[in-house]
RNA sequence: GCUUAUGUGGCGGAAUAGGUAGACGCAUAGCACUCAAAAUGCUACGAUCGCAAGGUCAUGAGAGUUCGAGUCUCUCCAUAAGCA
Numbered sequence: 001g002c003u004u005a006u007g008u009g010g011c012g013g014a015a016u017a018g019g020u021a022g023a024c025g026c027a028u029a030g031c032a033c034u035c036a037a038a039a040u041g042c043u044a045c046g047a048u049c050g051c052a053a054g055g056u057c058a059u060g061a062g063a064g065u066u067c068g069a070g071u072c073u074c075u076c077c078a079u080a081a082g083c084a
Stems, first nucleotide, its partner, number of pairs: 001083007010026003019067001028044005046057004060076005
């Protein structure tokens, strides 16, 4: 230098002929249980604004196609593998 793959909450990891983003698990917090803990069970858990109802934003960065993009196209970045 060329080619291929991957990039999603704090972590792992779903969502694939484009259609509610974050299922499920872990971690964390609160509660129950306990003399107290552990274990177990229940609930909550992306960010921001708002008293609330709710609004806006969020899939490595930017742009394009589309009514609609995590998904398709282009450029770039990072990581891994292969070729030279």